[in-house]
Model confidence (mean pLDDT): 82 of 100. This is a predicted structure of a 102-nucleotide RNA (SAM riboswitch aptamer (S box leader)) from a Sphaerobacteraceae bacterium. The source organism's lineage runs through Bacteria, Thermomicrobiota, Thermomicrobia, Sphaerobacterales and Sphaerobacteraceae. The sequence was found by an Rfam model in a public genome assembly.
């Protein structure tokens, strides 16, 4: 990097350093941000894997080790359908994360 599977409406700071950006492809919107962005440290959450306990099994609980995550539904938008329309509903695609594999 490619493929497969699962999940993505919940959850997570009155902290320190820092000093202008950021919001997970690109683009268009719309937001956040000197009432301090990113990044680092501390702290936290609990999606997957690992571990422990229970169960015939599916699974449940605990834990916080490996990743991940800690504004807004994956912030919204793409495509299709329903709808008079909508800040509407459903599905698909795309994306992110984890596990496995080539």
């Nucleotide at each position: 990097u490619g493929c497969u599977c699962a999940u993505c409406a919940a959850g997570a700071g009155u902290g320190g350093u820092g000093g202008a950006g950021g919001g997970a492809a690109a683009c268009g919107g719309c937001c956040c941000u000197u009432u301090g962005a990113a990044a680092c440290c501390c702290g936290g959450c609990a999606a997957c894997c690992a571990g422990u306990g229970c169960u015939a099994a599916c699974g449940c609980a605990c834990c916080a080790g490996g990743u991940g995550c800690c504004a807004a539904u994956u912030c919204c938008g793409g495509c299709g359908g329903a709808g008079a329309a909508a800040u509407u509903c459903c599905g698909c695609a795309a994306g992110a994360u984890g596990a496995g594999u080539a």